Large-subunit ribosomal RNA, domain I from Thalassiosira rotula, 492 nucleotides, folded computationally. The prediction has a mean pLDDT of 86. The full RNA is in RNAcentral, with records from ENA.

[in-house]
Context: one part of a larger RNA
RNA sequence: CGUAUACGGUGGAUGCCUUGGCAGUUAGAGGCGAUGAAGGACGUGUAAGUCUGCGAAAAGCUGUGGUGAGCCGACAAAAUGCAUUUGAGCCACAGAUGUCCGAAUGGGGAAACCCACCUAUUUAUAGGUAUCGUUACAUGAAUACAUAGUGUAACGAGGCAAACGAGGGGAACUGAAACAUCUAAGUACCCUUAGGAAAAGAAAUCAACCGAGAUUCCCCUAGUAGCGGCGAGCGAACGGGGAGGAGCCGACUGAUUAUAAUUUAGAGGAAUGACUUGGAAAGGUCAAUCGUAGAGGGUGAUAAUCCCGUACUCGAAAGGUUAUAAGAAGCAUAUUAAGUAGGGCGGAACACGAGAAAUUCUGUCUGAAGAUGGGGGGACCAUCCUCCAAGGCUAAAUACUCCUAACUGACCGAUAGUGAACCAGUACCGUGAGGGAAAGGUGAAAAGAACGCCGAGAAGGCGAGUGAAAUAGUACCUGAAACCGUGUGCUU
Numbered sequence: 001c002g003u004a005u006a007c008g009g010u011g012g013a014u015g016c017c018u019u020g021g022c023a024g025u026u027a028g029a030g031g032c033g034a035u036g037a038a039g040g041a042c043g044u045g046u047a048a049g050u051c052u053g054c055g056a057a058a059a060g061c062u063g064u065g066g067u068g069a070g071c072c073g074a075c076a077a078a079a080u081g082c083a084u085u086u087g088a089g090c091c092a093c094a095g096a097u098g099u100c101c102g103a104a105u106g107g108g109g110a111a112a113c114c115c116a117c118c119u120a121u122u123u124a125u126a127g128g129u130a131u132c133g134u135u136a137c138a139u140g141a142a143u144a145c146a147u148a149g150u151g152u153a154a155c156g157a158g159g160c161a162a163a164c165g166a167g168g169g170g171a172a173c174u175g176a177a178a179c180a181u182c183u184a185a186g187u188a189c190c191c192u193u194a195g196g197a198a199a200a201g202a203a204a205u206c207a208a209c210c211g212a213g214a215u216u217c218c219c220c221u222a223g224u225a226g227c228g229g230c231g232a233g234c235g236a237a238c239g240g241g242g243a244g245g246a247g248c249c250g251a252c253u254g255a256u257u258a259u260a261a262u263u264u265a266g267a268g269g270a271a272u273g274a275c276u277u278g279g280a281a282a283g284g285u286c287a288a289u290c291g292u293a294g295a296g297g298g299u300g301a302u303a304a305u306c307c308c309g310u311a312c313u314c315g316a317a318a319g320g321u322u323a324u325a326a327g328a329a330g331c332a333u334a335u336u337a338a339g340u341a342g343g344g345c346g347g348a349a350c351a352c353g354a355g356a357a358a359u360u361c362u363g364u365c366u367g368a369a370g371a372u373g374g375g376g377g378g379a380c381c382a383u384c385c386u387c388c389a390a391g392g393c394u395a396a397a398u399a400c401u402c403c404u405a406a407c408u409g410a411c412c413g414a415u416a417g418u419g420a421a422c423c424a425g426u427a428c429c430g431u432g433a434g435g436g437a438a439a440g441g442u443g444a445a446a447a448g449a450a451c452g453c454c455g456a457g458a459a460g461g462c463g464a465g466u467g468a469a470a471u472a473g474u475a476c477c478u479g480a481a482a483c484c485g486u487g488u489g490c491u492u
Stems, first nucleotide, its partner, number of pairs: 002490008015477001016441002020412002022409007029401002031160002039101003042055003046078001049075003061095007070082002106115003116129006131157009164195001165193005175182001179229001205212002216243005226234002247393003252330002256326009266314003272287005288305002290294001296308003342366008352378001373388005428435002448476001451463004
């Protein structure tokens, strides 16, 4: 050196755990904003920092209601205080305050800063002063009347927000085993804009000689009929079954009040003891009890009966929502649609790529009829059937979830599950757009090791002590392997 074995170090796998996630269900809510939002800056405590709360009235102020014997948010102790039925603190509702930036709006600006004017009075504060639109009034050019313009007042808008909606624009990779029509796809993405849903919607619709009777969504029809370099692919409708159902246009809307329900704090709420093992009983044994409550969680191991709860029952001064009734105030609204239908040319939408191509939309050029009329029934014509365009409104069934509450899981369990269980969109990287981590666990309880010793020691260790355990000592549960040692045996 090797090897075997014992004991360690290092390391942080594994097991167990869960504060966090993920996916849903059922309800709610579906907006906030010039009464200044979302998001921030800076402050604010006995207080140096961070988080949370709040705003110079600053971890808070006032009122009402509830609860209540404890409390002064967290890291995080201590100090100082407050309160105990004359009610602190906490919870709910309503109100007050609410610096500066931010649509940011008096002007400017390198956000959280700089610089103004006017009015009022308590002389130190308060209010006003952006732009655009609408309405009204005043004023008023070239230019006579006027108009443009200008000014003032009132009202409205502006910005943010996860998805869902509508409209306006609109790719490419890709597929076609290349590629150009085609496909991907009217997708991604951009813009505008709305609502809790939106859009659509009460037949100039279908059907087929029988009839149906607005729209929307689902299941079939059906991968059918069709379309298609008839390639790749695209792909209906009629009809049937369901969800839902509602019709209308000189409609009424509806502050406020009353009643009812619901919601935003809460309240009551049954029933177990002993012995035993143990550090600890909820375990074991014996004997009981309650149950409209044996959901769940906690408690020193596994608790219906210890605690919080749970079933069930009850509860609102104030605010919100909904329904019904009364009703202040306000409003007076289409009368049948012409540059339309249709046509030519060029495009687009229809499952339908110009095709035999109807139907719908329209950039351009044209251009009717007037219910004795007009449109459609997939070229076109006749017959027949059916409907009435060129005005408008309309709930539900449908889509979605930034958010709130309760609940569920043959979902994850710290390299998993959100990027983030932990002060994470942080640290860090980048000029910037942007990219983007790692990091959980002592113990039942800090009882977190007084005191002593070794030591240069605020390192580290050894005693002592705590504890069931300290090889549970804060580098803390378990503590694998790689890797590094120490003792002993053996071989050389």
Description
The source organism's lineage runs through Eukaryota, Sar, Ochrophyta, Thalassiosirophycidae and Thalassiosira.